c-di-AMP riboswitch aptamer (ydaO/yuaA leader) from Nonomuraea solani, 142 nucleotides, folded computationally.
Parts: sequence; C1' cells; structure tokens
RNA sequence: GAGUCCGUCGGGCCUAAUCCACGCAGCCGUUGCGUGGAGCCGGGGACCCACCUCCCCCCAUGGGGCGAAUCGGCAUCGCCGUAGGGCCGACUUCCAGGCCCGAGCCCGUCAGCUAACCCGGUCGGCCGCAUGGAAGGACAGG
Repeated sequence: GAGUCCGUCGGGCCUAAUCCACGCAGCCGUUGCGUGGAGCCGGGGACCCACCUCCCCCCAUGGGGCGAAUCGGCAUCGCCGUAGGGCCGACUUCCAGGCCCGAGCCCGUCAGCUAACCCGGUCGGCCGCAUGGAAGGACAGG
C1' cells in the first nucleotide's frame, strides 16, 4: 500500500417489504422478542357484464395465484433470441447510448370481473458500479 474479516455510522440499488408507539428481556452503546397502528402490497368476495347451453371431430396433460420473468428456435440438459423488466446516485418524464435480468415459489381439485365485507404480507439480496441531451416542478444559495 492492496485485499479480506468483524462492529458501528452514513450513502445508493432491486423488491410491497418502510415508519411509529407501547411492553418484556438485554445492555457502555448497539440490540432481540411480542403486541398494536400508519403507509405500501397481495388474495377472496354481488348485481351488471363475461363465461356456460345444440351438433361434429381430436386429445387426456385439472385449474388457479405471486412475480418483469412469457414465448419461440436449435446440432438440447445447454445455447440463440424474445414479450416484458431494472440500473447508469438530486427527483419525474422523454430521447440517445451503455450494462444487466428475462427466475423461482405458492394454493390444493377450488376461486372470471366484482361494491359492501373478509383474509394475508411487510422478507430477502446487492454496491464502489455513478453516460449525454431536453423539459418540468422542488430544494438550497445569492
């Protein structure tokens, strides 16, 4: 000097996944657990609408939800694309350019939409990565 590890503080990103109050325990400080609330997110759930009704053929593999994560091709177990999605650090939108993702999980034979109403979630994972132009509002300073 570089890297790595631990703790604390601060900044930023994906995601709904943040904030507050009280109680108990712990404690130099930090913290953990529980119970509520706010905000944000998801599901179920009427009228109406949609679907369904008759005939023929084929198939045999129920259907549904969260999420950007669908679909296609190929010399197929991995590639190439793709609907769609994210980032480029004041914010939002548009344009150009660049870099990425394009998974996984859940319900359990059951659910279209859906007012009232009912139920649930508020995890986890990353970063030294930080291009340009236009418009707008805001903030700060003078």
About this RNA: The organism belongs to Nonomuraea, within Bacteria.